[in-house]
Context: one part of a larger RNA
């Protein structure tokens, strides 16, 4: 490469937006590029097909046919795809109306604890462990009781609950700001879907430069255990942990499940709208999050209207293991390192 596949055997890009590109919704006219059909020219000979003949057969060799699956020309056809224009509402989308929500981002506020300071009471112990020891403690600890400071997190609601695209998101308020939902159908009219490159986002650790700095705590110290303990238990503790502003760009970035539509049994919780009625708890219909199983599918485990079923359409990605996500080139980056990414060998 074809083929076959990608939840757990290699294999789904970490997550949106989005240029080309690919593929795309109903009806009519229209062109006639793709398509198709008829004719004409060109596809040199060899070789190849098939029929004959010639060397005693075959190889071989010579004649005939056929192909040359192609291209250009011409006339034609108009179903289906492309080009024109036109028209439509059910795909998308604006709008009226309602709803819920740890969705972002800025500003004030708050009480519990920790930890420190000063003070009071109070007198020998505290800690901490498997059991001890460092450490702290008559310069009065630990304990308690009042008052101050600081920084960082926000119990209880609380929840197979919600929200966001991932990534993430929780104390209570004010302010901008995103997004979704259900309804009405007033409005444009295929405006769509999916995306190589490209752009933004993006946990934690990390870095830069400047504040902060209660706690916790890589590195380090010191006691311990141990044959040895550069551990894992203990007593401290620096970077970090928080803030602001700039880089990094990685993760079991997980549903190990790419995005969009569409079709295909029931049961049952729950969230959050509409609607309908004699509804004690109930019916219809929508979006969501769970939870069991029918057909199917699956190598099992499993999945199962939130498919890993039936089918499109588009992107990304696999093709033994080891060497290796390395070396070497590049392009990023202040570094650290990221991206891309082999081979020789070997089983």
């Nucleotide at each position: 490469u074809u083929g076959g596949g990608u939840u757990u055997a290699a294999a789904g890009g970490g997550u949106g937006c989005g240029c080309a590109g690919g593929c795309g919704g109903a009806u009519g006219a229209u062109u006639a590029a793709g398509u198709c059909a008829g004719c004409g020219g060109u596809g040199a000979a060899a070789u190849u097909u098939c029929g004959a003949u010639g060397c005693u057969c075959a190889a071989c060799a010579u004649c005939g046919u056929a192909a040359c699956u192609g291209c250009c020309g011409u006339u034609g056809a108009u179903a289906c795809u492309g080009g024109u224009g036109a028209u439509c509402u059910u795909g998308a989308g604006u709008g009226g109306a309602a709803c819920a929500g740890a969705g972002g981002c800025a500003g004030g506020c708050g009480g519990a604890a920790u930890u420190c300071g000063u003070a009071g009471u109070g007198u020998a112990g505290c800690g901490g462990u498997g059991a001890a020891a460092u450490g702290c403690a008559u310069a009065g600890a630990u304990a308690u009781u009042a008052c101050g400071a600081a920084g960082a997190a926000c119990g209880c609601c609380g929840a197979u609950a919600g929200c966001g695209g991932a990534g993430g998101c929780a104390g209570c308020u004010u302010g901008c700001c995103g997004g979704g939902u259900u309804u009405c159908a007033a409005c444009u009219g295929a405006c769509g879907c999916u995306g190589a490159g490209g752009c933004a986002c993006g946990a934690g650790a990390g870095u830069g430069u400047g504040g902060g700095u209660a706690u916790c705590g890589a590195a380090c110290a010191g006691g311990a255990u141990u044959a040895g303990a550069u551990a894992c238990c203990c007593u401290g503790g620096u970077a970090g942990u928080c803030c602001a502003c700039a880089c990094a760009g990685u993760a079991a970035a997980c549903g190990a499940u790419g995005a969009u539509u569409a079709c295909u049994g029931a049961c049952u919780g729950u969230a959050u709208g509409a609607c309908c009625u004699g509804a004690u708890u109930g019916g219809u219909u929508g979006u969501g999050c769970g939870g069991u199983u029918a057909a199917g599918c699956g190598a099992a485990a499993g999945c199962g209207u939130u498919a890993a079923g039936u089918a499109a359409u588009c992107c990304a990605c696999c093709u033994g293991g080891g060497g290796a996500g390395u070396a070497c080139g590049c392009c990023g980056g202040c570094a650290a390192c990221g991206g891309u990414g082999a081979a020789a060998c070997u089983c």